[in-house]
RNA sequence: GCCACCUUAGCUCAGUUGGUAGAGCAGCACUUUCGUAAAGUGAAGGUCCCCGGUUCAAAUCCGGGAGGUGGCU
Numbered sequence: 001g002c003c004a005c006c007u008u009a010g011c012u013c014a015g016u017u018g019g020u021a022g023a024g025c026a027g028c029a030c031u032u033u034c035g036u037a038a039a040g041u042g043a044a045g046g047u048c049c050c051c052g053g054u055u056c057a058a059a060u061c062c063g064g065g066a067g068g069u070g071g072c073u
Stems, first nucleotide, its partner, number of pairs: 001072007010025004019056001028042004049065005
């Protein structure tokens, strides 16, 4: 220098051809216990890496950029 893939909640990851974003774990509250742990219930938590474009509507499609992983030279 070239090619491919990845970037979504604190962490690990879903999100089936565009229609108001989810799970598990962690943390918080409550129940249970003399008290912890475990178990159960509930609520909360995200400018979907950034900038533009297309569209009535973009995490999703298109272009550019950034970071990461792997391969080639």
The RNA shown here (transfer RNA) has 73 nucleotides and comes from a bacterium. The coordinates come from a structure-prediction model, not an experiment, and the mean pLDDT is 82. Rfam family: tRNA. The family's RNA type in Rfam is transfer RNA.